[in-house]
Context: one part of a larger RNA
Order: sequence, then structure tokens, then C1' cells
RNA sequence: GCUAAUGGCGGAUGCCUUGGCAGUUAACGCCGAAGAAGGACGGGUGCACGAACCCGAAAACAUCGAUGAGCUUUCUAGCAAGCGUUCAAUCGGUGGUUUCCGAAUGGGGUAACCUCCCUUAUUGAAAGGUAAGGGGUCCAUCGCAAGAUGAGACGGGCACUCGGGGAACUGAAACAUCUCAGUACCCGAUGGAAAAGAAAUCAUAUGAGAUUCCGUUAGUAGCGGCGAGCGAAAGCGGAAGAGCCUAAACUACGAAUACGUUCGUAGGGUUGCGGGAGCUCCAUAACGCUUCUGUUCUGUAUAGGAGAAGGAUCUGGAAAGGUCCACCAGAGAAGGUGACAGUCCUGUAAACGAAAUGCAUGAACAGCGGCAAGGAGAUUUCCCAAGUACCACGGGGCACGGCAAACCUUGUGGGAAUCCGGGUCGGUCACGAUCCAAGGCUAAAUACGUUAACUGACCGAUAGUGAACUAGUACUGUGAAGGAAAGGUGAAAAGAACCCACGUGAUGGGAGUGAAAUAGAACCUGAAACCAUUAGCUU
Repeated sequence: GCUAAUGGCGGAUGCCUUGGCAGUUAACGCCGAAGAAGGACGGGUGCACGAACCCGAAAACAUCGAUGAGCUUUCUAGCAAGCGUUCAAUCGGUGGUUUCCGAAUGGGGUAACCUCCCUUAUUGAAAGGUAAGGGGUCCAUCGCAAGAUGAGACGGGCACUCGGGGAACUGAAACAUCUCAGUACCCGAUGGAAAAGAAAUCAUAUGAGAUUCCGUUAGUAGCGGCGAGCGAAAGCGGAAGAGCCUAAACUACGAAUACGUUCGUAGGGUUGCGGGAGCUCCAUAACGCUUCUGUUCUGUAUAGGAGAAGGAUCUGGAAAGGUCCACCAGAGAAGGUGACAGUCCUGUAAACGAAAUGCAUGAACAGCGGCAAGGAGAUUUCCCAAGUACCACGGGGCACGGCAAACCUUGUGGGAAUCCGGGUCGGUCACGAUCCAAGGCUAAAUACGUUAACUGACCGAUAGUGAACUAGUACUGUGAAGGAAAGGUGAAAAGAACCCACGUGAUGGGAGUGAAAUAGAACCUGAAACCAUUAGCUU
């Protein structure tokens, strides 16, 4: 050095799953000066440090239900000391308490600390002590002011939404228009959804009838250093479905007045086969619809109760396995039990159950409100949202890069009309069609999150979350931030009494337990590298 065997070391592989991942369905969705989110510090009896979890000096509360003979949280066994049928503990509903910091709000501050003033109560002879309450800024209303009043605002929220700003790497095989992309990121604002929304919309010679979302139209029409690339809409099929209120003309009342008128309140009025006001004529008092709030009923969520049916024998450490004979089934989902259980346990199917609180639909009743309230005629008068429409120049948005560029928007300048009016129909004009801007509100279908149940040709400990274990922990960094490793004895601790060696060791040998101890806690299986021992071969 080689071969074989036996070991050590090591922790691959196999098996397992407490944990993850992705979805489906259902329900629910804002919190906060009545002090949040998030924390600091404490409490959860002692031996007994620490971590997790819950709670706040009431840290071991009250009450209403359910359940219940045991309990004093888990890692964590035992002892001590206590609580409990005078109903504890546990589960659920409602309330109470809730130190200090934090928007933090009396002032200050190096967060969880220091400190001032006022009022009331109490104590004290007094000084003072103790307890409770108040003392921030801004806004709104009232007020001459001082000030008072206000569940007003402030801060937080993973993702979703809307708005204001807004890149570059990259792609174009370089690069500048372009792309990445109105993305990332920053700021602001709201809600459980937000936004949008009842046609100055589309269509095209037929017509449709608010918005939103999905499928299709369609990678089409188009746009494009016509490069790279970007990329609709109408229509059609579905989900859902809901429509309303003002301004003006005119009238009444009140106030102001430069007498020109203006303002306030109430009525009136809301439309595009134009509508309304005003005018004329005729009818007239009949009950209809409905938001919101409350009560009751109903359903549901948040604890639960009940729930069918199997024995013998064989093997074995153990029966749920084999054999024999049975039974239940609206239950043969699943998990557990010493190997594989419909009939052993927990459950499962079909039914059942709530004192309290929440949610939902509809009905009934009550209350405050809202809407509607006629018909015909005439077409003389009045009104129909102004620095608006529109135009020019410069930008931006529209799939559309100034393009033949309409449409929407607006920085600068100019600047109409009132129905014999005005916008649109992708230059423009005519004809035609269609709609009525310059005020406002609006549920659902949609997005996201959380929870619960269920599902998986998803993972199975270098995988799956970073995290199956004290995990955003240990540790690193001044900080922003970065960020692990680490699962498995056995059916049951039965976790090895006792003896021996040894340092009152480590460790080992007996003995004992166990089915097994080469399952002995450095514990299932136990590969390889690597290290030995024994035997053989070879130089």
C1' cells in the first nucleotide's frame, strides 16, 4: 500500500410532521384627545434564573349565559402554601380597571424622566400633606373684548383607492425622438371600499339609453427614428342595476340702499318627441310612494348539548392484522388509540340550542322628514349655470410621437349667444342625425386585507415562510439596516435501583427495564469522505 471483517467519527438517505405555500367558499373590515397604533416598566405565590403568553397597583374585578370537579398559564417535574358544589377553574357576551412613554396636549426633555400653576374635597393650630379634576396648538360658532362652547382637527393603518410631483438602469443589439413608465419612489387625502356615474354620450340613416367589472371584439383598427415597440373603441355576451337635488325666470315677506338696485328666508322650477315662468279656460282635496331612526318578529355570528352499530379465537411485546360469526349506516370525512378500527375514544351525517352583543333581509307598528299632486289652449313677453363656450400661441391627456388631428384639459392674450340658441358626429363647409356644457349627490356588481371551514398530480427540515424549536430571536452595525443555525429515545420514562473501576469525576463494565439499549438521553434509520483495530496479501 491492497483486501476483508469489526468499530469510531460523521449526519446523507428513507420514513414522519407540530410548520409553511397556493387557492375555493362564506362572514367581517377602520382605530384615535372618552388618549390610538406601538412600546417601557411592572403583575401572573415560594423554592426558581430566563423566555413565551395573558394582564395593569381592581395586574386573582363585576355581571349574564355555557360548562364543570377540579384549579393556582406553558417550557417545568416535585414539594410547600392556598382556592373550590356557599359553584372554583375553563369557554363565550357585556361592562369595570387600565402605571409611564407615545399625536402626547401645563412647561422642559437625552421617549418611558424632571418640574410649575389653578379648582374642589379631606387632613392639620399652621407650614404643608393626600386624593380627584383642569391647564397644548389650529379651526368653527357666539362675543366689543376677555373668554366660552364643540365625542371639531392633529396621530396610526399590511394591501387596496384617488390626487399632486416623478426617475434611471434597461430595450432599441451604439444613441438623441421613442422605450422602460406615468412604473419605482416622495408627498397629500378618504374609505371599508375608493373612484366613476344619470349624456352638450355613442352610433349612422336602423338605433342604443348613467357608471363600474368580466369575456369577446383583438394583438384587429391604428400609432411608431413606420425602428424597438405601443395598442384601442363601438358592437356583442354576461355580473349588477336606481335614480335624484339645486341655479335662473316669477311670487311673497324681511333687511339694506348711492333709489339704479342688492341681499336673506320661503314658495316656484329642473327639461331636449325642448322645458319652465308668465297668460287664458276647465277641474278639483281623493290617498299614493319612500330615506333615516326606534321597537317587535325572522335569519345568522360569537359558548354549547345530544348523536347508531362487535364479539370470539390465532400470531404477536401490543390487535385495529388473519380466521369465524354478527351489526349500524341521512354517520364507510378525519384524527387518535402499543401494527391497518364504519361498530374503542374524539368525532362525522341529519336534526337541536342563546341571558347578552353584533350583522342582515323582509314584514308590522311608531316618530322626524322627503317626493308626487291634474287637464286643455295660445306662442306676445321673460328664464334656462360667463371671463364660460369659442379663437390664437405654448403645454399636457386621449392606443394616436403636430400628424390631414378632430375630441378632453389649460398657462398667456382676445372673447359670444339664450331656443330663430348652443355642442358633437376625427381638417373644413353644406345638408342631415344626435345631444343640452360651463352646479351638486348617488347603493350594487369591482380591488385589497383579516378570520373560519374546506381543497391541493403543493413542500416535507439545505425543502416549505427568514422563522415547524426562546425567530425578526441570537448575533452584526453609531445608524438606516442586515440576520442565522437549530425537528425525531420509547407504545409507555418503565429515563437504568444496586455493585465495581475512577478524582465524592468524565466515562466505562455488570445488574435491572424494555419487543428491541448497536432504542441510553451526544438517543429512529445511520450512506460517503476521514480515523482505527483484527486477519490475510505484497514490497
The prediction has a mean pLDDT of 83.
This is a predicted structure of a 539-nucleotide part of an RNA (large-subunit ribosomal RNA, domain I) from a Patescibacteria group bacterium.
Its Rfam family is "Bacterial large subunit ribosomal RNA".